[in-house]
This record gives sequence, C1' cells and structure tokens, in this order.
RNA sequence: CGCGGGAUGGAGCAGCUGGUAGCUCGCGAGGCUCAUAACCUUGAGGUCGUAGGUUCAAGUCCUACUCCCGCAA
Repeated sequence: CGCGGGAUGGAGCAGCUGGUAGCUCGCGAGGCUCAUAACCUUGAGGUCGUAGGUUCAAGUCCUACUCCCGCAA
C1' cells in the first nucleotide's frame, strides 16, 4: 500500500427506511434516613472525528482526510 469495522455529553453504548439526538452509569440539587449507601424526583452537560458535496431537511447518503481496532500480505 490492500480489505473490513469503528469515532455520538465525563464513561459505556443506541439512534433501522434522512424528518426536533436518546438510554444506562457518573456529576449537581432536593426528598427519604439518626447518618451513609440504596431508593425516589429533578437539573446541567452534545456544533454527532475534520473538511466539503447532495437535499427543503444529514448522526444517517456521497467524496477526501485524521485517529483507533481487526484481517491479509
């Protein structure tokens, strides 16, 4: 160099056929408790790897590039 998979809140992952980005854990606040944990309620946190293209509309489709994992050599 060739082939395949992946990159989405702090962590792990969904998001099918393009139509307002979600789940679990974690974090903050409140409740419960003598207290902590557990449990309950609520909140913050995302320009979806980068740059272009297509489209009324892109996490999703197309192109190039970057990084990670695997296969082959």

Description:
Transfer RNA from a Thermoguttaceae bacterium, 73 nucleotides, folded computationally. The sequence was found in a public genome assembly. Its Rfam family is "tRNA". Rfam's curators write: Transfer RNA (tRNA) molecules are approximately 80 nucleotides in length. Lineage of the source: Bacteria > Planctomycetota > Planctomycetia > Pirellulales > Thermoguttaceae.